[in-house]
RNA sequence: UUAUCUUUUGGCAAACCCAUCGAAAGGUGGGGACGCAAAGCUAUGGGUCUACAAGCCGAUAUUCGGCUAUGAUCGCCAAGCUGCCUAGC
Numbered sequence: 001u002u003a004u005c006u007u008u009u010g011g012c013a014a015a016c017c018c019a020u021c022g023a024a025a026g027g028u029g030g031g032g033a034c035g036c037a038a039a040g041c042u043a044u045g046g047g048u049c050u051a052c053a054a055g056c057c058g059a060u061a062u063u064c065g066g067c068u069a070u071g072a073u074c075g076c077c078a079a080g081c082u083g084c085c086u087a088g089c
Base pairs, nucleotide, nucleotide: 001088002087003086011036012035016031017030018029019028020027021026034075040081041080042079044078045077046076047073048072049071054068055067056066057065058064059063
């Protein structure tokens, strides 16, 4: 520096269950393993999810409904940064 098919060491941990935070999506901790070579980090672009508050729109208006991320997701896809073993150069 390239590759990520196979192997070693070490690592992560889906669903589900419990606790906890949150309006929700979801987060965190414990148990648990479907999987993962970046399933490590960063919400930068796209996608997806959520809609308490806020903004906008509508109505039969102390309210109700709809729309919108600034909320969430990096285990959806890109992009950037970092990186173990092994093999090649």